[in-house]
Context: one part of a larger RNA
Molecule: small-subunit ribosomal RNA, central domain
Organism: uncultured bacterium
């Protein structure tokens, strides 16, 4: 390469838009590029396929011959294609409902922890297994009352919701995306995946500049220990926050790429319509089937198309060169030697 694979053995991109390209529903009519048929041409020889024939047989040798590629003639029109005439189930559009921690801004609130002022009041408190460092008669803990900051939002709260992921939890307000139903108006194939690309992306980390309670890398100090550059305690800087800007990585996980169609049931829950029952989410149990097994089973790891990403024995190794990105940190791409 063929091929067989990628939930857990090597393999699904972190997501989403979307160029290219693949691939794509019913129908009418034409064409006739692919397809297909028939003739002719043409393609050295030997090899190779089929059939003989000749050395005892084979191997070999010889003779005969098709196939296939190309051209060019002449026909078929099922399917692909192309132009084309409709069509409504695909996909969107509209009206009218309706759930939501979807996103941005901007205000507001209560409870807490710390400070910091006043009052009460007096020796301890705090911490831990025990303890010590710290802190306190310069009045600490503890209690009252005030005030001040910055960060989170207990109850609600639910294998509940939303949102393509990454995420998203007080409450009002303004702007703003998406779904989902129910109506069958309205457009008619407008679809489906996406190589390059472009957007977004926790947390740490970078850059300028606020901000600074709690926590808290890194330092310190007490402890623990044969040592303790730890676990444990008292401190405690960056840093968590805010506003531009970058970085582009995760066990970015459902370790399961998207989309479509089909194949037993029974059962909890959120939306919506109708109240028999349907649509759409999201769990649990389990048939057929699949799997090495676990297990998966209409939310498929079933039975199929269609596109894209990856894999191909361990180590060396996601290094090294080299390219490109990046302020730096380092991403992304990505070998070999050589050893089993």
């Nucleotide at each position: 390469u063929u091929g067989g694979g990628u939930g857990u053995a090597a393999a699904g991109g972190g997501u989403g838009c979307g160029u290219a390209g693949g691939c794509g529903g019913u129908u009418u009519a034409u064409u006739a590029g692919g397809u297909c048929u028939a003739u002719g041409g043409u393609u050295u020889a030997a090899u190779u396929c089929c059939g003989a024939a000749g050395c005892u047989u084979a191997a070999c040798u010889u003779c005969g011959g098709u196939u296939c590629g190309c051209c060019a003639u002449a026909g078929a029109a099922a399917c692909c294609g192309a132009u084309u005439u409709a069509c409504u189930u695909g996909a969107g559009u509209a009206u009218g409902g309706u759930a939501g921690a979807g996103g941005c801004a901007a205000g507001u609130g209560g409870a807490a922890u710390u400070u910091c002022u006043a009052g009460u009041g007096u020796a301890g408190a705090g911490g831990u297994a025990a303890a010590a460092u710290g802190c306190g008669u310069a009045g600490a803990u503890a209690u009252u009352a005030g005030a001040a900051g910055g960060a989170a939002c207990a109850c609600c709260a639910g294998u509940g919701g939303c949102g393509a992921a990454g995420g998203c939890g007080a409450c009002u307000u303004g702007c703003u995306g998406g779904g989902c139903c129910a109506u069958c108006a309205c457009u008619g194939a407008c679809g489906c995946u996406g190589a390059g690309g472009c957007a977004c992306g926790a947390a740490a980390g970078c850059g300028u500049g606020g901000a600074g309670a709690g926590c808290a890398a890194a330092u310190a100090g007490g402890a623990u220990u044969a040592g303790a550059u730890a676990c444990c305690c008292u401190a405690g800087u960056a840093g968590u926050c805010c506003a531009c800007g970058c970085c582009g990585u995760a066990a970015a996980c459902g370790u399961u790429g998207a989309a479509u169609a089909c194949u037993a049931a029974g059962u909890g829950u959120c939306g919506g319509a109708a109240u028999u029952u349907c649509c759409g989410g999201u769990g649990c149990u389990g048939a057929a089937g699949u799997u090495a097994a676990c297990a998966c089973a209409c939310u498929a790891a079933g039975u199929a198309u269609u596109c894209c990403a990856c894999c191909u024995g361990a180590g060396u190794a996601g290094u090294a060169c080299g390219g490109u990105c990046g302020c730096a940190a380092g991403g992304c791409u990505g070998a070999a030697a050589c050893u089993c």